Predicted 3D model of a 351-nucleotide part of an RNA (small-subunit ribosomal RNA, central domain) from an uncultured bacterium. Its Rfam family is "Bacterial small subunit ribosomal RNA". Rfam links the family to the GO terms ribosome and structural constituent of ribosome. The full RNA is in RNAcentral, with records from ENA, Greengenes and SILVA.
[in-house]
Context: one part of a larger RNA
RNA sequence: CUGGGCGUAAAGCGCGCGUAGGCGGUCUUUUAAGUCUGGGGUGAAAGGUUCACGGCUCAACCGGAACAGUGCCUUGGAUACUGGGAGACUUGAGUCUGGCAGAGGAUAGUGGAAUUCCUGGUGUAGCGGUGAAAUGCGUAGAUAUCAGGAGGAACACCGAUGGCGAAGGCAGCUAUCUGGGCUAAGACUGACGCUGAGGUGCGAAAGCGUGGGGAGCGAACGGGAUUAGAUACCCCGGUAGUCCACGCCGUAAACGAUGAGUGCUAGAUGUUCGGGGUAUCGACCCCCCGUGCGUCGUCGCUAACGCAUUAAGCACUCCGCCUGGGGAGUACGGCCGCAAGGUUGAAACUC
Numbered sequence: 001c002u003g004g005g006c007g008u009a010a011a012g013c014g015c016g017c018g019u020a021g022g023c024g025g026u027c028u029u030u031u032a033a034g035u036c037u038g039g040g041g042u043g044a045a046a047g048g049u050u051c052a053c054g055g056c057u058c059a060a061c062c063g064g065a066a067c068a069g070u071g072c073c074u075u076g077g078a079u080a081c082u083g084g085g086a087g088a089c090u091u092g093a094g095u096c097u098g099g100c101a102g103a104g105g106a107u108a109g110u111g112g113a114a115u116u117c118c119u120g121g122u123g124u125a126g127c128g129g130u131g132a133a134a135u136g137c138g139u140a141g142a143u144a145u146c147a148g149g150a151g152g153a154a155c156a157c158c159g160a161u162g163g164c165g166a167a168g169g170c171a172g173c174u175a176u177c178u179g180g181g182c183u184a185a186g187a188c189u190g191a192c193g194c195u196g197a198g199g200u201g202c203g204a205a206a207g208c209g210u211g212g213g214g215a216g217c218g219a220a221c222g223g224g225a226u227u228a229g230a231u232a233c234c235c236c237g238g239u240a241g242u243c244c245a246c247g248c249c250g251u252a253a254a255c256g257a258u259g260a261g262u263g264c265u266a267g268a269u270g271u272u273c274g275g276g277g278u279a280u281c282g283a284c285c286c287c288c289c290g291u292g293c294g295u296c297g298u299c300g301c302u303a304a305c306g307c308a309u310u311a312a313g314c315a316c317u318c319c320g321c322c323u324g325g326g327g328a329g330u331a332c333g334g335c336c337g338c339a340a341g342g343u344u345g346a347a348a349c350u351c
Stems, first nucleotide, its partner, number of pairs: 003323004007305002012319001014202004021195003025089007033082002035078008048067004053063003092192001093189004097184004104178007111155001116150007126137002163170002207248006216242002221237004259318006267296005273290005300307002324351003333344004
């Protein structure tokens, strides 16, 4: 000496659940597998190291002795730590009880505003659109306006620098079913824990299959403009789609570009939810405890930017991943998919 790393340089799986495995709190006792120690056996020779050693005049070379040969087997012992057995404990984990907040999820129902369309009334020559226009709509009566009706989709204000969820994500209102979380004081179980290769489930948008639905918007497409051209940006239309049910797909700048868990390490300030105290008729205000979400900042860290009790600090456990750029997330093969494609994932060559 016996790798270094992963916020932005290459690198954290999109996110859960969980199998094997790895790791694992406090005390007592036992065992002696790991561990430590002594003895014995073995560890061929050549080779290696050492030697005022021996043989060639020296040396190379050859011979000899000792040691090493990191190991294995066996036997005696030690018992702090790890492991195995037994017993106990409560601080990790969980259960019960009382409260609490929330766009957490599913299903059913329901409300108003607005757009569009239809019918009828009023009314007449324009409307619409743009940088300016034109396409378009309108004397078969549009636009505007009033009344009624139909239908689909999305929920203004509240609304937040807010909340909930593992992530994707979640927003009118009501009901039913249902998951998780926080808090208070006790009681109970007694290490039941953490991580998690495989596996399995969830997973935006777009896309696909079958059936429905279709107001608005709107890939493709048609037309009008712009332009040297305009397969665009702007305008008039408009199909798929967007919506629903069921089934696929399985990806994303799935981002905090930051895996999960535990402990420790100055503070300041705002805010969510809960509890306690003070005070009050009461609610606020103020103080304290916990919880989540933010901002600033010390130590420390960092290449810097920055991070900083929600760490990118100090440590430990487990998983995933990286190892120059291009070729390439390509080819081939496997697996998955109806397909689109996904996943796993090279090399030649080249700089």